Annotation: This is a predicted structure of a 68-nucleotide RNA (transfer RNA) from uncultured Methanomassiliicoccus sp. Taxonomically the source falls in Methanomassiliicoccus (Archaea, Methanobacteriati, Thermoplasmatota, Methanomassiliicoccales). Rfam family: tRNA. Rfam classes the family as a transfer RNA. The same sequence occurs in records of 2 taxa.
RNA sequence: CUGAUAGAUCAGCGGUAGAUCGCAUGAUUUGCAAUCAUGAGGCCGCGGGUUCAAGUCCCGCUCAGUCC
Repeated sequence: CUGAUAGAUCAGCGGUAGAUCGCAUGAUUUGCAAUCAUGAGGCCGCGGGUUCAAGUCCCGCUCAGUCC
């Protein structure tokens, strides 16, 4: 200095937290795969502050990575 958000990889310019893959169920098939439909799954690393309102802004801490 950069990052920490769903099981994985990542979006998210202060106003309802999303995508892809994966997972579950159903359709299709003799069966599997593929395909289609639906669904589940998040205390947004931890603790404070600002604000009507914070994943988002500010401070501290932890962990990971990078440069000198």